This is a predicted structure of a 348-nucleotide part of an RNA (small-subunit ribosomal RNA, central domain) from an uncultured prokaryote. The coordinates come from a structure-prediction model, not an experiment, and the mean pLDDT is 86. RNAcentral holds the full RNA, with entries from ENA, Greengenes and SILVA.
Context: one part of a larger RNA
RNA sequence: UUGGGCGUAAAGGGUGCGUAGGCGGCAUAUUAAGUCUGUGGUGAAAGUGCGGGGCUCAACUCCGUAUUGCCUUAGAAACUGGUAUGCUAGAGUGCAGGAGAGGGCAGUGGAAUUCCAUGUGUAGCGGUAAAAUGCGUAGAUAUAUGGAGGAACACCAGUGGCGAAGGCGGCUGCCUGGACUGUAACUGACGCUGAGGCACGAAAGCGUGGGGAGCAAACAGGAUUAGAUACCCUAGUAGUCCACGCCGUAAACGCUGGAUACUAGGUGUAGGUACCGAUGAGGUAUCUGUGCCGUAGUUAACGCAAUAAGUAUCCCGCCUGGGGAGUACGGCCGCAAGGCUGAAACUC
Numbered sequence: 001u002u003g004g005g006c007g008u009a010a011a012g013g014g015u016g017c018g019u020a021g022g023c024g025g026c027a028u029a030u031u032a033a034g035u036c037u038g039u040g041g042u043g044a045a046a047g048u049g050c051g052g053g054g055c056u057c058a059a060c061u062c063c064g065u066a067u068u069g070c071c072u073u074a075g076a077a078a079c080u081g082g083u084a085u086g087c088u089a090g091a092g093u094g095c096a097g098g099a100g101a102g103g104g105c106a107g108u109g110g111a112a113u114u115c116c117a118u119g120u121g122u123a124g125c126g127g128u129a130a131a132a133u134g135c136g137u138a139g140a141u142a143u144a145u146g147g148a149g150g151a152a153c154a155c156c157a158g159u160g161g162c163g164a165a166g167g168c169g170g171c172u173g174c175c176u177g178g179a180c181u182g183u184a185a186c187u188g189a190c191g192c193u194g195a196g197g198c199a200c201g202a203a204a205g206c207g208u209g210g211g212g213a214g215c216a217a218a219c220a221g222g223a224u225u226a227g228a229u230a231c232c233c234u235a236g237u238a239g240u241c242c243a244c245g246c247c248g249u250a251a252a253c254g255c256u257g258g259a260u261a262c263u264a265g266g267u268g269u270a271g272g273u274a275c276c277g278a279u280g281a282g283g284u285a286u287c288u289g290u291g292c293c294g295u296a297g298u299u300a301a302c303g304c305a306a307u308a309a310g311u312a313u314c315c316c317g318c319c320u321g322g323g324g325a326g327u328a329c330g331g332c333c334g335c336a337a338g339g340c341u342g343a344a345a346c347u348c
Stems, first nucleotide, its partner, number of pairs: 004319003007302002012316001014200004021193003025087007033080002035076004040071003050064001051062003090190001091187003094183004102176007109153001114148007124135002161168002205246006214240002220234003257315006265293012297304002321348003330341004
């Protein structure tokens, strides 16, 4: 490379937007680049393969074939491509609606923890398997009132909702993105995917400046233990929070890339719509999302099963025995930590 693969064996990029490229709906006309048919030229000879001669074979030799290609020329027009015109089933716009922890900014609320002040009150409190360190007669714990400050939002709450993913949860206002349903007025293939590229991207970490209630790496002490650089306890700093700027990684998981079409059913749930019913209880149909079960099919099995891991097409990414190693070297990025790209020797 071919072939075969990528839920769990190696393998889906963390996610989106999008450039080049690849692929692309229906109809008519035209063109003839691809495609197909014929003609002519060329594709040296020898050799190879098939058939014959030869001599006992071999050697040797003859004939055609083959040389899968390229060029020329005449045609064909179904398909692919080009051009032109048109269409509406893809895609998008408009109009009418309802749903939502989607995002950003500002404001605001109550419960609780901690601290401070004051009152009541007295000897304990706290903590554990048991203790001790710790706090407390300088009045703690408990209790009541007032105040300060930070962070998180009980119940509602739901295999509920929203978002491309990361993720998003008190309440209110402002700004703002997307999806869905109905309608069928408008555009008329404007589509799908997407190497590079750009943007977003939990936690931890980094820079500058704030903030700091609780929690809590590190550190310290008390226990446990043979030891205990741990698990348990008492304290406690970075950090956790905010603003701006970096980092760019995760079991970034559905361990399952995106798009389109098709292929038995059953039962929940969320958001719409239409019809029936009497305007009710409710029922039927339908679209979108999200669960469970299950037939065919598929799978090594487990399982998946209209939200496919089924049947097909298009595009991208990735895999090729284990270790060495996501290491070394080089390059690019980063303030650093480090990230991305990414071997070989050797060894089994």